[in-house]
RNA sequence: GGAGCGGGCGAGACGGUCGCCUCUCCUUCCCGCGAGGGGGGAGAGGAGGAAAGUCCGGACUCCGAAGGGCAGGAUGGUCGCUAACAGCGACUCCGGGCGACCGGGGGAAAGUGCCACAGAAAACACACCGCCCUCCGGGGGCGCAAGCUUCCCGGGGAGCAAGGGUGAAAUGGCGAGGUAAGAGCUCACCGCCCCGGCGGCGACGCCGGGGGCAAGGCAAACCCCAUCCGGAGCAAGGCCAAACGAGCCCCGUUUUGGGAUGGCCCGUCCCAGGGGGCAGGUCGGCCGCUUGAGCCCCGGGGCAACCCGGGGCCUAGACAAAUGACCGUCGCCCGUUUCGGCGGGGACAGGAUCCGGCUUACGUCCCGCUCCGGCC
Numbered sequence: 001g002g003a004g005c006g007g008g009c010g011a012g013a014c015g016g017u018c019g020c021c022u023c024u025c026c027u028u029c030c031c032g033c034g035a036g037g038g039g040g041g042a043g044a045g046g047a048g049g050a051a052a053g054u055c056c057g058g059a060c061u062c063c064g065a066a067g068g069g070c071a072g073g074a075u076g077g078u079c080g081c082u083a084a085c086a087g088c089g090a091c092u093c094c095g096g097g098c099g100a101c102c103g104g105g106g107g108a109a110a111g112u113g114c115c116a117c118a119g120a121a122a123a124c125a126c127a128c129c130g131c132c133c134u135c136c137g138g139g140g141g142c143g144c145a146a147g148c149u150u151c152c153c154g155g156g157g158a159g160c161a162a163g164g165g166u167g168a169a170a171u172g173g174c175g176a177g178g179u180a181a182g183a184g185c186u187c188a189c190c191g192c193c194c195c196g197g198c199g200g201c202g203a204c205g206c207c208g209g210g211g212g213c214a215a216g217g218c219a220a221a222c223c224c225c226a227u228c229c230g231g232a233g234c235a236a237g238g239c240c241a242a243a244c245g246a247g248c249c250c251c252g253u254u255u256u257g258g259g260a261u262g263g264c265c266c267g268u269c270c271c272a273g274g275g276g277g278c279a280g281g282u283c284g285g286c287c288g289c290u291u292g293a294g295c296c297c298c299g300g301g302g303c304a305a306c307c308c309g310g311g312g313c314c315u316a317g318a319c320a321a322a323u324g325a326c327c328g329u330c331g332c333c334c335g336u337u338u339c340g341g342c343g344g345g346g347a348c349a350g351g352a353u354c355c356g357g358c359u360u361a362c363g364u365c366c367c368g369c370u371c372c373g374g375c376c
Stems, first nucleotide, its partner, number of pairs: 001372008009363001012330007020046009030037002048348001052359002055357005060233004072229005077091005092105005106224002111222002113218003128164002130160002133157007140149003172190002175187003191213001192211008237287004247278005256272006294313008332345005
């Protein structure tokens, strides 16, 4: 000088004035039928590391009888942590980086499907250029001729995949032997597969033996395997509870109206009208509501995530929603200066049932550890 990783703090400190929200106490008896609410005074407390996105996981509440199966979804190396997780820790394998370090993880030798362009061929392999052998025809060369020919061109047949070429990827790699040319055809090494032994809880590692090699890639394509998942969410849900109307029960049956029975009257029954009550539930009020997988310190266990024990602390709970404004002194950064000062700036963002995570946003903030290079 450059880089990697981790941690912390985050609109500053003190004082004053005015205001807002919540709680406690005192007071007022103001509003409301009521449940409850309000006014005044004093005291105490009053946003975040992400309160955010609402992406995972749980607590809590209600529905459901909560068992099994199908469908659907999520997760995916191993072991551990945890209430749980798509989170965290340690280890392991693969890939990237000189390195500190970073990224990824079931199955493609069950099936189906796909692999653009280019290329002969993208998967039961194949043959564009090419290599090799052979046959035929033509030319050249040699020869007096018959003919010969290791040279050139064209065609037919058989063999091959070494080399070239295409591609992100081409049917193990590389070297030697071998061959007409070639080829795991044979051999050594590497890779791959199978078996055994040893180490490890395990993923996996190490060692030995065997097999010429079969098995390209994609599962964030369908699919297969293993594990997990009931649904809805604090507008959950619970308690209290006007007015009007409707429902049910009781009283009253005395007066009234209508209807049924009956030829008519009495009687009986039904409906409406009166009073009281009940249940449900609307307006409305209260609870849920913040003491909780809580925070801090110390000790112990564990590599760590985390766990155990002891001590201390109480830290917003609103419902259209409070935490703001101003002044003084000091301090940070920038600009300016006649060195006295003067002017400006301070991000992202704001609780709404709570908690554990992840992700994203942010300050020209602070600290620690590590790696690489240069110089002394």